RNA sequence: UAGAGUUUGAUCCUGGCUCAGAACGAACGCUGGCGGCGUGGAUUAGGCAUGCAAGUCGUACGAGAACGGGAUGCUUCCGAUCCUUCGGGUGAAGAAGCGCCCAAGUAGAGUGGCGAACGGGUGAGUAACGCGUGAAGAACCUGCCUUUGAGUGGGGGAUAACACUCCUAACGGAAUGCUAAUACCGCAUGAGACCACAGAUUCUCAUGAAUCAGUGGUCAAAGGUGGCCUCUGUUUUAAGCUACCGCUCAAAGAUGGCUUUCGCGUCCCAUUAGCUUGUUGGCGGUGUAAAAGACCACCAAGGCGACGAUGGGUAGCUGGUCUGAGAGGAUGGUCAGCCACACUGGGACUGAGAUACGGCCCAGACUCCUACGGGAGGCAGCAGUCGAGAGGCUUUGUCAAUGGGGGAAACCCUGAACAAGCGACGCCGCGUGGAGGAUGAAUGCCCUUGGGUUGUAAACUCCUUUUGUCGGGGAAGAAACACGCUGCGGGUGAACAGCCCAUAGAAUUGACGGUACCUUGAGAAUAAGCUCCGGCUAACUCCGUGCCAGCAGCCGCGGUAACACGGGGGGAGCAAACGUUGUUCGGAAUUACUGGGCGUAAAGGGCGCGUAGGCGGCCUCGCAAGUCUGGGGUGAAAUCCACCGGCUCAACCGGUUGGACUGCCUCUGAAACUGCCAGACUUGAGUUCGGUAGAGGAGGGCGGAAUUCCUGGUGUAGCGGUGAAAUGCGUAGAUAUCAGGAGGAACACCGGUGGCGAAGGCGGCCCUCUGGUCCGAUACUGACGCUGAUGUGCGAAAGCGUGGGGAGCAAACAGGAUUAGAUACCCUGGUAGUCCACGCCGUAAACGAUGAGUACUAGGUGUUGGAGGUAUUGACCCCUUCAGUGCCGCAGCUAACGCAUUAAGUACUCCGCCUGGGAACUACGGCCGCAAGGCUGAAACUCAAAGGAAUUGACGGGGGCCCGCACAAGCGGUGGAGCAUGUUGUUUAAUUCGAGGCAACGCGAAGAACCUUACCCAGAUUUGACAUAUACGGGGUCGGUAUAGAGAUAUCGUUCCCGCAAGGGACCGGUGAAUAGGUGCUGCAUGGCUGUCGUCAGCUCGUGUCGUGAGAUGUUGGGUUAAGUCCCGCAACGAGCGCAACCCUUAUCUUUAGUUGCCAUCAGGUAAUGCUGGGAACUCUAAAGAGACUGCCCGGGACAAACUGGAGGAAGGUGGGGAUGACGUCAAGUCCUCAUGGCCCUUACGUCCCGGGCUACACACGUGCUACAAUGGCCGGUACAACGGGUUGCAAGACCGCGAGGUGGAGCUAAUCCCUUAAAACCGGCCUCAGUUCGGAUUGCAGUCUGCAACUCGACUGCAUGAAGUCGGAAUCGCUAGUAAUCGCGGAUCAGCACGCCGCGGUGAAUACGUUCCCGGGCCUUGUACACACCGCCCGUCACGCCAUGGAAGUUGGCAGUACCCGAAGUCGAUGAUCCAACCCGCAAGGGAAGGAACUGCCGAAGGUAAAACUGGCGACUGGCGCUAAGUCGUAACAAGGUAACC
Repeated sequence: UAGAGUUUGAUCCUGGCUCAGAACGAACGCUGGCGGCGUGGAUUAGGCAUGCAAGUCGUACGAGAACGGGAUGCUUCCGAUCCUUCGGGUGAAGAAGCGCCCAAGUAGAGUGGCGAACGGGUGAGUAACGCGUGAAGAACCUGCCUUUGAGUGGGGGAUAACACUCCUAACGGAAUGCUAAUACCGCAUGAGACCACAGAUUCUCAUGAAUCAGUGGUCAAAGGUGGCCUCUGUUUUAAGCUACCGCUCAAAGAUGGCUUUCGCGUCCCAUUAGCUUGUUGGCGGUGUAAAAGACCACCAAGGCGACGAUGGGUAGCUGGUCUGAGAGGAUGGUCAGCCACACUGGGACUGAGAUACGGCCCAGACUCCUACGGGAGGCAGCAGUCGAGAGGCUUUGUCAAUGGGGGAAACCCUGAACAAGCGACGCCGCGUGGAGGAUGAAUGCCCUUGGGUUGUAAACUCCUUUUGUCGGGGAAGAAACACGCUGCGGGUGAACAGCCCAUAGAAUUGACGGUACCUUGAGAAUAAGCUCCGGCUAACUCCGUGCCAGCAGCCGCGGUAACACGGGGGGAGCAAACGUUGUUCGGAAUUACUGGGCGUAAAGGGCGCGUAGGCGGCCUCGCAAGUCUGGGGUGAAAUCCACCGGCUCAACCGGUUGGACUGCCUCUGAAACUGCCAGACUUGAGUUCGGUAGAGGAGGGCGGAAUUCCUGGUGUAGCGGUGAAAUGCGUAGAUAUCAGGAGGAACACCGGUGGCGAAGGCGGCCCUCUGGUCCGAUACUGACGCUGAUGUGCGAAAGCGUGGGGAGCAAACAGGAUUAGAUACCCUGGUAGUCCACGCCGUAAACGAUGAGUACUAGGUGUUGGAGGUAUUGACCCCUUCAGUGCCGCAGCUAACGCAUUAAGUACUCCGCCUGGGAACUACGGCCGCAAGGCUGAAACUCAAAGGAAUUGACGGGGGCCCGCACAAGCGGUGGAGCAUGUUGUUUAAUUCGAGGCAACGCGAAGAACCUUACCCAGAUUUGACAUAUACGGGGUCGGUAUAGAGAUAUCGUUCCCGCAAGGGACCGGUGAAUAGGUGCUGCAUGGCUGUCGUCAGCUCGUGUCGUGAGAUGUUGGGUUAAGUCCCGCAACGAGCGCAACCCUUAUCUUUAGUUGCCAUCAGGUAAUGCUGGGAACUCUAAAGAGACUGCCCGGGACAAACUGGAGGAAGGUGGGGAUGACGUCAAGUCCUCAUGGCCCUUACGUCCCGGGCUACACACGUGCUACAAUGGCCGGUACAACGGGUUGCAAGACCGCGAGGUGGAGCUAAUCCCUUAAAACCGGCCUCAGUUCGGAUUGCAGUCUGCAACUCGACUGCAUGAAGUCGGAAUCGCUAGUAAUCGCGGAUCAGCACGCCGCGGUGAAUACGUUCCCGGGCCUUGUACACACCGCCCGUCACGCCAUGGAAGUUGGCAGUACCCGAAGUCGAUGAUCCAACCCGCAAGGGAAGGAACUGCCGAAGGUAAAACUGGCGACUGGCGCUAAGUCGUAACAAGGUAACC
């Protein structure tokens, strides 16, 4: 340290995907009141207009303006005034120029110094000592700063500025002339430093280092400013002195850097495995501040690398940040440290420091200017602009603070910085009001119409005023230093000067900003949205939509009742935000160090040998690398944690506070363990001796059986083959059989979960060679061991190469079958191959799907090999033990199955391998191979699963047991004919609707001429044909008659009840508004009812037990039964719904009762009859009882249950029949019986009415009737029932009619009367096998009955007519006893209509060996990839569309290198006739030294050429993959998947 959803019918596991959390330099959508603190170009290191970002110093130096102002000196112009000889003179005011003073020794420029190498930006490059951390430098430098010591003497020659001349468009440049310095150059001095020489001492890890003294050589400097007169000196200044700032040489420090060694750490790819020639080292040089192949010459041949070199890709690193329980993972924006870069590439100069962002040179690209000759430029500084982009700010203020540069300082500069502005980008805080307020207002929404909710919410009353606004205050705080001033003290000094130091006081300085903060007034006034509401996940309803529109993070919603879409209402959450998208971590133990696995889920290498590496028995001594202890250093600051404090709080900020920073280095100590060194030991391992079993391996030889072939004999018509056949062989003689011969391959029996081998694998016998094991025993060696990456060897079958061989078998191939097809399965043939030798290949489901080794951890029982013991005739048995090989089983383990001393247990060691499914045992690349191919081995894309084990079902062309008219055995049918009836189809204006395998089809319909009636045509009607209630006004209603009409209807006339009356009531029609009505839709929204499996024996529960669980057990097993019926057994014990029984009926008897039923006895009577009296016996009726329960007996069975047989009995093993239908299945049927939700219609889909239709008719199917005849038909005679029905009815006798029927109406509300003569049967006669005396369809005529009405469209009767049909193909149905078959009778419906349906009785069989098969069902078991459950699932080609991808002639880019060419700038080197102030020589001229230009050599960027490599884009065509709607062809797999499957 939290989990959840999603694979399944359910379960456990494995395993991926997804969600809830936190975070962000974010973006987008919608919304938006305030403030504080942070933060803001992540993409194009793309291009940039404009302004600014690095200057400063006059106390280093020379020179030195102008604007403006002042004064008024000169010149010129102008010309007022005055004079005039009129020619002119004078010359005021004014203007211009020059000069003077101020401006000003200022600005600006220049020489010189310092700075510009900091600060600021960016992250392109860089996988590196670049960074981090900790060390080292005996190999180094360091401007400014600090400390210390010493010094600062004396000279020289130039040059810029400037002036002038000239060139140039410009930038710039040239010549001549002048001048200064803290610019430049010699000389002196040398404490000191450096160099050279030789020496001494000390020390170290090597080269060496340090120290000391000596000799020689080399090397310095610059002045400026203030003050003073003490010293020297002077007329004074100056010199001088003094102080400060500088300058020089040294020593040291500090700071900052440099370098290497390093030690360690620092991403991915091995489909990058070899890299390297200045490369590795040495000697000597060059070079540098300094080490070094850094560079050069020579010599050697090394150096790096599986502990990952080299190459490729990516990337600035860190403190930290985010996340996380942590370990980790991700990240490196802001802040801080380091590095790198500054348009791209190269180069040096200057300097203490650069290889220099706002410097230089060159090359290149780009932009700009140009007079075309040539020039200028570099925002990855701050703002800003364009571009690209989802995306990112002001061309602001100030140096007030902090810091930096310069200066002695004042001060100047500073886009560093501080502030403000913009952006909800983030974090934090505040507000949008508070209290009361029920008529629970109105509105909205929902509603079961009662109400609920919005909701104390509002209104209303009272109160408050944060924020905002108006006004006022606020010089608060942030600020003190420095300079200067004043005071005091100290130092220096000759000094009371000056300067320096310290201290106190006063004064000055604010961008932000009139800001923070405080406060007056007014006033609830100025301020709420966003997302979500199926589950995960807090939050539900209505309407719309109708697999559409849309939603969706995952699972998934939407096809007419959507809590999932859109809207409304309501609710939940967060809140100035809320959601979405993207990214990171988490959850994910889903890379597992902490903390996973590999028998079957992904995963053990096919097996040995063995290298590196890893690991390693026992005892002792030592060391101290690991380890442990204590201490020291470091781990920058910030960050983090704790505490404390400051902003009103918080965010934020602060602290001489503490901790942490898990690290590295170092010192001390310990010595158990690991390690190392040394020495012992024998138990691991090995050697020796003696035995031992064996298909271990290699080579050679031999053998018999069998197949085939050849030769000969005998022999004749077939053989062979199959499910059945055929192809094939055979009269040229097969098969069969006998004899002989040839040849190849394989070795029956023994033979065995027996043996051997590392695995693959090995099987006749003998010989030779050879490997290993096991057992027993002695001695020896002394840890010599285990594992094993790379490597190497072996390695079934098939295949390949060369050469042999070839009997049988047999891919390919051919033929025959099978089949829809059959490129298969089956058959007949048959070639490679199989065999041998040699050489390749190197893979298998190479499996125990289980790597090797060691140790430990209950047993039992086989078997192989060996040894021992006991006892024996005997090694027959028995016991012990070692090594193998099997089975069972405990603990333990496992998801389960299972494993279990041969572990999958408990531990250790080493190796190999796995990380969702598919794509993919693939592509590309590499290696191997003759090839086939093998090894290694991805990605794009796609899915939300794929998978393991087990469970319950279902299923199987799996198995076992059992039942059923299931088959069989029988009897009779259907299917053929005619008719009836129902259905499909078709037709029609309509042929209303429903029912559809069994389980629709003589079904709803127990009865369509009208009605019914739902359909069609036509005509009407609209509060309605019907119900309830209401308001208004009216009068008739009912019934009858008349007229019109097809009718509905309309019109006319006549008028009900109560009440004294007024009036009221019923009824009718009118108007209005509620509502009626609907056989309209949805049986897939429903209730109810029903069918079906099935009257099959099943279906469950409680408790207990077992299992992680789904579940199991019970309910299985042995028997038995019609039955889960009962018995026994059993981790089960009980119980429920079913079964059975209880109920009805029927069969027997008893009792009771006796009319309408009965009549034995008695009596009466009749032609006859229970007709009458009477009787209560019998039948019967209808009530109550009895009876049957395996109760009894024998038998076998388990001493059971039960079964077989028997007795008795009317009936015997549920006596017969019925009612009764478990849990459930079929979204089975019915909205058209009824009820009902929702939807739909409302002058119509309602209602009324006439007529028509449901009755159609080429066909097809189902169910029936009648038949085909002689067991019959017809005629005549004669006998025997039961159940039922009857007043809108049944109807007798009588009469009429051939008959249907009619007339008429006794009796009967029914054991009374009627329907009501039962028929078959029986007796007699005729018919005599034929389309008939069978059969009756069809048709004609004539009638009867019902009914308003028989045309469409009724039934029946009579006469006439007399069709098909002579027993029915494939197929199929019913029935097991009072049954089938056959015969009639009754009833419901109904005016009428019955071959249908529901009942009734009469006559009355045959057969069942049996459970193999068909069908259905039950139980157990097995397999399963099925669970919508086999009408399941599912594979591959082809066809269409889409996506990504491989190959490809080529084409076009990029990147890095190699070789060569060219060779800029530039360093270095060489030359340097030419040029040259300082120094030297020289009187001078001139010469020398030093230096430069120029030219040149090496190197050298860019560029060019060439050949290769690597890596991208495009690419005609082409290959496979994936995904897609219901396409096509087959059916490969899952069951024995129909040929077991698979490698």
RNAcentral holds the sequence, with entries from ENA. Small-subunit ribosomal RNA from an uncultured prokaryote, 1543 nucleotides, folded computationally. Model confidence (mean pLDDT): 82 of 100.